[in-house]
The RNA shown here (Fluoride riboswitch aptamer (crcB RNA motif)) has 73 nucleotides and comes from a Syntrophomonadaceae bacterium. The source organism's lineage runs through Bacteria, Bacillati, Clostridia, Eubacteriales and Syntrophomonadaceae.
């Protein structure tokens, strides 16, 4: 001082929240170089004869909470 890798903060998993697990992205630029801003990346269900139709609040477990159905009171 370049380059590579490797680790963290942080993000993301098809309709909300919390905890726990698991996966995947984790780059670049502006800057007053602490911060802040912007783009990006992981992500944006499924089935069709393309006319249409179907599943779920979880990525998985657990609660809660909206929604829907049935029985009791």
């Nucleotide at each position: 001082g370049c380059a590579a890798u490797a680790a963290a903060u942080g993000g993301u998993g098809a309709u909300g929240a919390a905890g726990c697990u698991c996966a995947c992205c984790g780059g670049g630029g502006u800057a007053u170089u602490u911060a802040a801003c912007c783009c990006a990346a992981a992500c944006c269900g499924c089935u069709u004869a393309c006319g249409a139709g179907c599943u779920g609040a979880u990525a998985g477990c657990u609660u809660c909470u909206g929604c829907a159905g049935a029985g009791a009171g």